[in-house]
Context: one part of a larger RNA
């Protein structure tokens, strides 16, 4: 290479959209390009088989004969797959009819609670630990009562609950705005999957301009612990940052279900979200059947074990990514991207 893999051993891309290719639903008419089969030619010499023949044998040597994939031409088949025409509803989408949701963007309001300000009551502590201390307080703190500023997050409800393609979404109220379910079956008629390149999203942290700054906190500063602590831990303060707004900035993560989409098929039992239809029912509620969706438990079955198990890691197909011993290295070169951190692509000597 062929192969054989990718939950945990190497290995699913972090995620959608979607080009180009790969694939592709039932019925039927035609081509006959792909397949299939004949018949013909072509398929050099040496070489290889199989016979016979020279060298005293064998290697060698000569001579016939066979063998052959490909390829070209004519013919013939017509399942299949391509093509071209036709029909069809079950994939897909449309369209009426429902109801769920922290999906998403803007805007506006609440209420607790921390901290800072005035002010009132009151005095000697207060705050911190393991136990101290640094702080902070008779210039009147701490507690407490009433006002006021501002910022940031939304207690309880709350759920192996729910919505989104992932990142991710959580007071309340309105504007605008994606998707997804169920039900019906009117309409289109394979319009579909997959998805190298490309595009777009894309936690935190960070970078740029400008605002904002209550907590909470890298670095710093101080106490403290230590033999020493330029440290983890604790404590007292504290800047960036964490919050907003733009950005042709960032592009990474244990971005994880460490499982890539998408289809069919393969036992059963509970739980629970939405949605139907159907039963018993005054209500509330139960009960069955079904569709989606999330979770436990377990059969065949897979599996090195662990487990997985109609939400598959079971049967199977399509299509994309990816793996190929440990180290060197996710480095170096080179390019591309970036304000810069740095990303993204990504070797080799050497060694075990």
């Nucleotide at each position: 290479c062929u192969g054989g893999g990718c939950g945990u051993a190497a290995a699913g891309g972090g995620u959608g959209c979607g080009u180009a290719g790969g694939c592709g639903g039932c019925c039927u008419g035609g081509u006959a390009a792909g397949u299939u089969g004949a018949g013909c030619g072509u398929g050099a010499a040496a070489u290889u088989u199989u016979u016979g023949g020279g060298c005293u044998c064998a290697a060698c040597c000569c001579a016939a004969a066979g063998g052959g994939a490909g390829c070209g031409c004519u013919c013939a088949a017509g399942a299949c797959u391509g093509c071209c025409g036709g029909g069809c509803u079950u994939g897909a989408g449309u369209g009426c009819g429902g109801g769920a949701g922290a999906g998403g963007a803007c805007g506006g309001c609440g209420g607790a609670a921390u901290u800072c300000c005035c002010g009132g009551u009151g005095u000697a502590g207060c705050g911190g630990u393991g136990a101290a201390a640094u702080g902070c307080g008779u210039a009147g703190a701490u507690a407490u009562c009433g006002g006021g500023a501002g910022g940031a997050a939304c207690a309880c409800c709350a759920g192996u609950g729910g919505c989104g393609a992932a990142g991710g979404c959580g007071g309340c109220c309105g504007u605008c705005u994606g998707g997804a379910c169920c039900g019906u079956a009117a309409c289109u008629g394979a319009c579909g999957c997959u998805g190298a390149g490309g595009c777009a999203c894309g936690a935190a942290a960070g970078c740029g301009u400008g605002g904002g700054g209550a907590g909470c906190a890298a670095a710093c500063a101080g106490g403290a612990u230590u033999a020493g602590a330029u440290a983890c831990c604790c404590c007292u303060g504290g800047u960036a940052g964490u919050c907003c707004a733009c950005g042709c900035c960032g592009g990474u993560a244990a971005a994880c279900g460490a499982u890539g989409a998408g289809u069919g098929c393969u036992a059963a039992g509970u739980g629970u979200u939405g949605g139907a239809g159907g039963g018993u029912u005054u209500c509330c509620a139960c009960c069955c059947u079904u569709c989606a969706g999330u979770g436990c438990u377990g059969c065949a079955g897979c599996u090195a074990a662990c487990g997985c198990a109609u939400u598959a890691a079971g049967c199977a197909c399509u299509c994309c990514g990816c793996c190929u011993g440990g180290g060197g290295a996710g480095u170096a070169c080179g390019g591309c991207c970036g304000c810069a951190a740095g990303g993204c692509u990504g070797a080799a000597a050497c060694u075990c």